A computed fold for a 102-nucleotide RNA, annotated as Purine riboswitch aptamer. Rfam family: Purine riboswitch aptamer. Rfam describes the family as follows. Riboswitches are metabolite binding domains within certain messenger RNAs that serve as precision sensors for their corresponding targets. Its family is annotated with purine nucleobase biosynthetic process in the Gene Ontology. It was read from a public genome assembly, where an Rfam model found it.

[in-house]
This record gives sequence, C1' cells and structure tokens, in this order.
RNA sequence: GGAAAAUUAAAUAGAGGCCUUCAUAUAAUUCCGGGAAUAUGGCUCGGGAGUAUCUACCAGGCAGCCGUAAACUGCUUGACUAUGAGGGAAAGUGUACCUAGG
Repeated sequence: GGAAAAUUAAAUAGAGGCCUUCAUAUAAUUCCGGGAAUAUGGCUCGGGAGUAUCUACCAGGCAGCCGUAAACUGCUUGACUAUGAGGGAAAGUGUACCUAGG
C1' cells in the first nucleotide's frame, strides 16, 4: 500500500481555519548608484547585503546639524511576514448585523 472477513453505540479524539499572547528571525537595519530639495529644505528611484526564512525593510514625533553647499545625524513610538508554543469554558446582560433564530 492492497484485498477479504467481522464488529459497532453515541460520539470522542486529532488535524485544519479564525482571534489573541509570547518566542525565534531582523536590528522594520545597512551598503552602493542615478536624480531632486535647500534653513518654509533635508526627498525620490533602482540594485545589493542581512534571516538554517517566504515576505517586508516603512510611517509619525522629538532633538540636532548644514549659513545656501552637498551631505545629513541621533533618539523614540507604531507593523507586516515566516516558523514554533500557549490561550480563546459555561451562564447572564448590553449592543450591532442578518433576520425569526442565528
């Protein structure tokens, strides 16, 4: 994996899906190139690295810095995705929706 026979009662258990809490990954990080703005500005496009990892690689705020040039810096708050683990009992009440029992 296949075949045959027998037995049986309700189902239970398990798996999967959804929500949620954690853990791991990644630091929502970093490097390079093209273009753009200029103290009322500091952006945009593309490529790479990073994960025994698919995807993503952004947004807001605060504080600096650059005296007009080509370059930004630090801090902070907030996710998604992948994998693994745990939790999400009943009754009652309220509300919403479809509707007449969910």